[in-house]
About this RNA: c-di-AMP riboswitch aptamer (ydaO/yuaA leader) from Paractinoplanes tereljensis, 138 nucleotides, folded computationally. It was read from a public genome assembly, where an Rfam model found it.

RNA sequence: GACGGACCACCGCCUAAUCGCCAUUCGUGGCGAACCGGGGACCCGUGUAGUUGGGGUGAAGCCGCGCAAUUCCGGCGGCCGGGCGCGCUUCCCGCUCGAACCCGUCAGCUAACCCGGUCGGCGGCCGAGGGAAGAAAG
Numbered sequence: 001g002a003c004g005g006a007c008c009a010c011c012g013c014c015u016a017a018u019c020g021c022c023a024u025u026c027g028u029g030g031c032g033a034a035c036c037g038g039g040g041a042c043c044c045g046u047g048u049a050g051u052u053g054g055g056g057u058g059a060a061g062c063c064g065c066g067c068a069a070u071u072c073c074g075g076c077g078g079c080c081g082g083g084c085g086c087g088c089u090u091c092c093c094g095c096u097c098g099a100a101c102c103c104g105u106c107a108g109c110u111a112a113c114c115c116g117g118u119c120g121g122c123g124g125c126c127g128a129g130g131g132a133a134g135a136a137a138g
């Protein structure tokens, strides 16, 4: 010095998932703000189906195809949706994700009102090319 790993600090990314205060037996407990989610009237909407139940969080959906005799796994294509970077916050372009979980026969929207969440996961010599501007002193 290269490569790989660990810890602390700081910076950055996804996500609602952050900040502050009080107490503490120092394990943590509680409160508030902010952000997020669910339930819940009139009105409006929805006829009928339905155990092949129905619904929710989330970007994480729909369709077609192929492969093996079938299933699983691993795929292809189209439409569509999300994130990061660049950026005139539009577009283009590059890279990338399209999971998982929950309720429990039940929930459309929904004012008042009621209830809940604050988790977890990752990165930090990338590299290359082109162009512009430029103070002071000598």
Stems, first nucleotide, its partner, number of pairs: 010124005018033006034118006044108001053106001054103004061079005080098006
It matches the Rfam family "c-di-AMP riboswitch aptamer (ydaO/yuaA leader)". Rfam describes the family as follows. This family represents a conserved RNA structure found upstream of the ydaO and yuaA genes in Bacillus subtilis and related genes in other bacteria.